The part of an RNA shown here (large-subunit ribosomal RNA, half A) has 1631 nucleotides and comes from an uncultured bacterium. It was read from a public genome assembly.
Context: one part of a larger RNA
RNA sequence: GGCACACAGUGAAUGCCUUGGUGCUAGCAGGCGAUGAAGGACGUGAUAAGCUGCGAUAAGCUUCGGGGAGCGGCAAAUACGCGUUGAUCCGGAGAUUUCCGAAUGGGGUAACCUGAUGUGAAUAAUAUCACAUCGUUCUUUCCUGAAUACAUAGGGAAAGAGACGCGAGACCCGGUGAAGUGAAACAUCUCAGUAACCGGAGGAAUAUAAAGAAAACAAUCGAUUCCGCAAGUAGUGGCGAGCGAACGCGGAAAAGCCCAAACCGGAGGCAUUGCCUCCGGGGUUGUAGGAGCCCGAUAUGGGAUUGAUGAACGUUAGGCGAAGCGGAUGGAAACCCGCUCCAUAGAGGGUGAGAGACCCGUAGCCGAAAACCGCAGUCACCCUAGGGAAUUCCUGAGUAGCGCGUCACACGUGAAACGACGCGUGAAUCCACGGAGACCACUCCGUAAGGCUAAAUACUAGCUAGCGACCGACAGUGAACCAGUACCGCGAGGGAAAGGUGAAAAGAACCGCUGUGAGCGGAGUGAAAUAGAACCUGAAACCGUGUGCCUACAAGGUGUCAGAGCCGAUUUAUUCGGUGAUGGCGUGCCUUUUGCUUAAUGAGUCUGCGAGUUAGUGCCGGUGGCAAGCUUAAGCCCUUCUGGGGCGCAGGCGCAGGGAAACCGAGUCCGAAUAGGGCGAAUUAGUGGCCGGCACUGGACCCGAAGCGGAGGUGAUCUACCCUUGACCAGGACGAAGCGCCAGUAACAUGUCGUGGAAGGCCGAACCGGUGAAUCUUGAGAAAUUCUCGGAUGAGUUGAGGGUAGGAGUGAAAGGCUAAUCAAACCCCGUGAUAGCUGGUUCUCUCCGAAAUGCAUUGAGGUGCAGCGUCGCAUGCUGAUGACUGGGGGUAGAGCACUGAAUAGGCUAGGGGACACACCCGUCUACCAACCCUAAUCAAACUCCGAAUACCAGUCAAUGAAGUGCGGCAGUGAGACUGCGGGGGAUAAGCUUCGUAGUCGAGAGGGAAACAGCCCAGACCAGCAGCUAAGGUGCCUAAAUUAUGCUCAGUGGAAAGGAGGUGGGACUACAGAGACAGUGAGGAUGUUGGCUUAGAGGCAGCCACCAUUUAAACAGUGCGUAAUAGCUGACUCAUCGAGUGGUCCUGCGCCGAAAAUGAUUGGCGAUCAAGCAUAAUACCGAAGCUCUGGAUGCCAUCGACCCUAGGGUCUUUGGUGUAGUAGGAGAGCAUUGUCUGUGCGCAGAAGCUGGAUGGCGACUGAAAGUGGAGUGCAGACAAGAGAGCAUGCAGACAUAAGUAACGUGAAGGCCGGUGAAAUCCCGGCCCGCCGUAAACCCAAGGUUUCCUGGGCCACGCUAAUCGUCCCAGGGUUAGUCGGGACCUAAGCCGAGGCAGAGAUGCGUAGGCGAUGGACCGCAGGUUAAUAUUCCUGCACCACCGAAACUUAACCCGGAAUGACGGGGUUCAAGAGAGGGCCUGCCGAUUGAAAGUGGCAGGGGCGCAAGCUGACGGGGAGACUUCGGUCAAACCGGAUCCUUCAAAUGAGCCUCCAGGAAAAGUUCCGGCGUAUGCUAAGGUGCCCGUACCGCAAACCGACACAGGUGGGUGGGUAGAAUAUACCAAGGCGCAA
Repeated sequence: GGCACACAGUGAAUGCCUUGGUGCUAGCAGGCGAUGAAGGACGUGAUAAGCUGCGAUAAGCUUCGGGGAGCGGCAAAUACGCGUUGAUCCGGAGAUUUCCGAAUGGGGUAACCUGAUGUGAAUAAUAUCACAUCGUUCUUUCCUGAAUACAUAGGGAAAGAGACGCGAGACCCGGUGAAGUGAAACAUCUCAGUAACCGGAGGAAUAUAAAGAAAACAAUCGAUUCCGCAAGUAGUGGCGAGCGAACGCGGAAAAGCCCAAACCGGAGGCAUUGCCUCCGGGGUUGUAGGAGCCCGAUAUGGGAUUGAUGAACGUUAGGCGAAGCGGAUGGAAACCCGCUCCAUAGAGGGUGAGAGACCCGUAGCCGAAAACCGCAGUCACCCUAGGGAAUUCCUGAGUAGCGCGUCACACGUGAAACGACGCGUGAAUCCACGGAGACCACUCCGUAAGGCUAAAUACUAGCUAGCGACCGACAGUGAACCAGUACCGCGAGGGAAAGGUGAAAAGAACCGCUGUGAGCGGAGUGAAAUAGAACCUGAAACCGUGUGCCUACAAGGUGUCAGAGCCGAUUUAUUCGGUGAUGGCGUGCCUUUUGCUUAAUGAGUCUGCGAGUUAGUGCCGGUGGCAAGCUUAAGCCCUUCUGGGGCGCAGGCGCAGGGAAACCGAGUCCGAAUAGGGCGAAUUAGUGGCCGGCACUGGACCCGAAGCGGAGGUGAUCUACCCUUGACCAGGACGAAGCGCCAGUAACAUGUCGUGGAAGGCCGAACCGGUGAAUCUUGAGAAAUUCUCGGAUGAGUUGAGGGUAGGAGUGAAAGGCUAAUCAAACCCCGUGAUAGCUGGUUCUCUCCGAAAUGCAUUGAGGUGCAGCGUCGCAUGCUGAUGACUGGGGGUAGAGCACUGAAUAGGCUAGGGGACACACCCGUCUACCAACCCUAAUCAAACUCCGAAUACCAGUCAAUGAAGUGCGGCAGUGAGACUGCGGGGGAUAAGCUUCGUAGUCGAGAGGGAAACAGCCCAGACCAGCAGCUAAGGUGCCUAAAUUAUGCUCAGUGGAAAGGAGGUGGGACUACAGAGACAGUGAGGAUGUUGGCUUAGAGGCAGCCACCAUUUAAACAGUGCGUAAUAGCUGACUCAUCGAGUGGUCCUGCGCCGAAAAUGAUUGGCGAUCAAGCAUAAUACCGAAGCUCUGGAUGCCAUCGACCCUAGGGUCUUUGGUGUAGUAGGAGAGCAUUGUCUGUGCGCAGAAGCUGGAUGGCGACUGAAAGUGGAGUGCAGACAAGAGAGCAUGCAGACAUAAGUAACGUGAAGGCCGGUGAAAUCCCGGCCCGCCGUAAACCCAAGGUUUCCUGGGCCACGCUAAUCGUCCCAGGGUUAGUCGGGACCUAAGCCGAGGCAGAGAUGCGUAGGCGAUGGACCGCAGGUUAAUAUUCCUGCACCACCGAAACUUAACCCGGAAUGACGGGGUUCAAGAGAGGGCCUGCCGAUUGAAAGUGGCAGGGGCGCAAGCUGACGGGGAGACUUCGGUCAAACCGGAUCCUUCAAAUGAGCCUCCAGGAAAAGUUCCGGCGUAUGCUAAGGUGCCCGUACCGCAAACCGACACAGGUGGGUGGGUAGAAUAUACCAAGGCGCAA
């Protein structure tokens, strides 16, 4: 270290539970608000942080009822109280009700600031305090009153009205009005008049009482709304996708009315023959009505409530309310046992476990002082009528209609009616007008241009009561818990996690360890403490301890099969359990693929969650009901009421078809037809439930975009630009214009010198930027650090306050920037957009089982149809195979007869060339070459020919259960390799594309070492049985060390090419007349052949290559020389003594043969093989075949049983099957809940651990332990119904790993203290660092971080006694500082007003708004913590306030001032600092030093006298942590000069780009007559004030190397704020 077991830890699953959700039912209610709402802020308790309640009368006050013993909320504790004289509590009605908020006196950054008027309190008076009123809009009245005479506009006042805002993300009406999407693209269209926004109303809203609907030779209905049908019909529609009525029928509910006008009367006005206005009467319709004229009646009925009164019922508290005891177990009884009782009550909950009879309740009955409701009744109030004659009047005008442009109607401009709107035009008046889907006619229906109208219908934030085959803490609301909280974001907005001790706290007294810790051990409580507060149960991952076995020469999917040894058990056996030396075989899972161990995807592990649902419609199947019929829908009724039953026949489907239709009809249509043909009938089954499969419409199996749109919002705290108002820029250098003197010119010009001080000028800090490089890259930092670099008086930088925004802003322009986001921000919504794409999709068994092809496709990775699969029904020899017979064909092959190609020769036209030629005729040709001939060839697009196969048809046969048709449901339409036949390519490819066959795909097994596609062979299960296939038989490794040859190369186990390797064969040459090889010898002469050449002698070259002597010898094979020479060969003889050469064919070998870690025939190894060839026999060898047993599908069958009479179930026997992806079909298991039945349970349920047993399997689940209250089984039903994978979601736990890191290299050391513990805390002494800061002071921002005491679980990158952490207590003092009670800038708000569908936008008066203007305090002292604030001292401002004095003030008009740039320069000023001088003190024993040392003071108070004062001496006394610290009296003790110089103030010069406003103040004029000033004395309000503040407290997620505006900023060196080192002061950077 592994396995097993046991026991712990961690962790939180599971089970059980439920206070919380969720859906629905019934009823109520459907609003609140200027009498101040909703919602908040702040307060409020004896102690009080939060929630709840309440409001300065503050967990409450008064009163009326209820109720009856305790009470002071959650919520304990202590203290103190209240209550039978009735508390707490519940209900009705009152009172109080801070501040904000419509918010309403004005303002404003909500919960704050600040007024006016009146009254009052207090004061000498001001200041101060209290109460009330003071908004806008509208109406009325009154007053006043411009241009402008009357008048009007305008202004003011009073009275009145009661609108504003909120509410539920609901319902309703209206206005504006998208896009994603669908149409497989897209534009009309669709989504959709949806989302969103806006306006408005109510408890409902809208609509509503016919200028209607309709019908068509003729009827009918009678307002609206809603439901069921009609009907997915008629229509509409790129006639695409889609959209989609109405009439009519059945129901719910029902309800009708009022004006205008004519006419009459009255009043008023006016410009008075009249007209107009107002009021009353009258009157309200279509078979027309009314007025006017005539006649007649004085009642009936109604009201939708207008008012009053108001019984009963009801609502808001309540009350009565039956009946049980004993025993056993137990901690406890309600369980069990026994005997009883009640029931108009056996709903439910609680009580120490299952309770009708214990408690609360339940059935039933009763009840209200007060308030609300209120439909009976009563009173008042309002409405309501007839007839006739006649034809004078009235009956809704910029209207109807029409034209143009649109919208809405189901209806997209169409033939488009009807209705509505805009612009224009523009009637009629009952003898009239409108409509009936263009239009006309006739007929019918109605009476527009005014208004009101319940119910039936929609919704539910809220209240009450109840229910659920809804959830049960990852579920159910986001939220069971102090949740819209914590937290994130500038903001709009986003948005969690988190339940359980026990019956009862009985919550662990006491003891011990420890730091008076944390934690633990005892003791005690309790039924239980392994129920101990991190608390029910307590799984798994993960991490341990103990025991048994195994493990340190051994290579891997972690298993499986075999198996020795060791350990253990008891039912002692052929037993079981644990471990496992060694051996055989064996490359995970998922997805996606032709194909995956693949080095293709996904998963760290575990636990939980996580995906084909639901509604409507349709097709098909199953099942049961009825059947030529079947069936109800809405609704209504009954009832034991989310249930059941009945009624309801509107409607649907079917029963008849044919036709475009009229129409006819068992027929009909076409047709002249009686013909013929098509479709039908003949041959009738449907229909409505339930269940299942599938489709369509909806998000439609789940997760996933980038995006689009919004007349919806949020953002300019980042950044871009702009506006207003402020601030900043060390130092140095250069030296323009102008000016001056001089020179010079006729005069200019011009020049020198000086002066002067310009410049988008120069160098260079702060500041701004960001050139190059390095570092960093899980950073110190989501852009930095270090070095270097650019600008640095300008188009400069920067603060504060503002403005501009999403197809928009801004942009010295990069598509840059607009909050770490930009070729269109962010948030929310449409939205579950869409996704022909990727991924994922969860239990078992059984039967069958594909495709990767054709056609088409804006089609190619998608889809439709067909093909192939499956299931059902029908049919039955049609299928496949074989034999025979009969067919057509033009492939392979072959051929050259055609069409072409192509070679040689011959023959020979034609042409070329040469010769010849005056011309004609010719000659030659080793040139090109047709036809033809001979020989030999080639072809996918040649064929005189021509198979094998294949195909078609017929007949026969056996095997077999296939084939075909119809219907339901699919999947597939990426294929791969191998052989054969082709095309493309290069007769390349593991290439590509067809045909054909096979295999893989979807196929395991054996072989090929390993190896989808090759060879063999198709796995139902089991067997320690047998036989074989491919392939094998030395060992690994099962089986032959078989036979005969060949090979020597480890060939076997790489090619062209090359070669005296070797075996076999054939042919041929030479050879005892002596070959081949070797050795010895010869190899000569003419001649140096001729030519050529300088030379050429066999051997540069050309020509010739003869002859002689010979056994033989070349006018020379090679070497060689200048040329000769020389050597050698050919050739010959001798010697030797038998075979020697050559060519061809063939078997096996050889060379060719170089790569990077060490090599592979699989290895070892093998040589008369264990290689190769041949041969024969034996054997091995698979999941093949056989044998034995078992399971099961299908077919047939013996027998039995059942029955709906056609089948089903069981059993026997036989036959035949049982590989399988996509997929089809069938049968089951498990989970949660429901119903019925039946059980179990404190003597122990579920869950957890455990795993015997059973089942093919999903699963079942005994004993034992834990646990402590519920839960099974059977049948049926309903589903949130099965996980290992979705870079899934949530939590827990691992791994890396005790690894990286611990955040600037300014640095610590020693001693002492404290403490359990000190590297870090405190003290001391040394050391180091910053020092235009790393010091000090403000502003912003933060918001208690400040100080003191205590503490150390967390926080602090370590520790911590320490802290900016935790707990408690304390701390911020103002007339003068800052702000308000003063002013205005940019900008913002904005009465009236203008504009706009609306929301709103702009803007006058007016107001708000500092970064600016105005404005009065300094020094010292003091606290643990504040000080220009307290104290001391001395000042100042405003106001009040006598006398005296004064005549102004207010108001109006006018004026000035306030009041402003850049640059340069001069003067004043004297904070501060240096130096000198003086004085005091320190230090000499060793130390760096004895001098030019170090430190400090030279001040304060006071008119003055004088006092005090650093330091030293001194030391009364006080405190103490015992170390020390503070310290009075008293004594000594110096008391100046000079230099540089900031803030600030004043002036001057110069330049062009010409540099806020108002208040305030002052002056002048007018008006005007009880005011003004002021002593003593008095008054002086509100807010800020702590602390950090270049940083550990702000902005950056952090105690973060970053960022952050202003002021002061010493010394030496230096031009300097550079730089270096120091002072004061602060630090050493938290490991």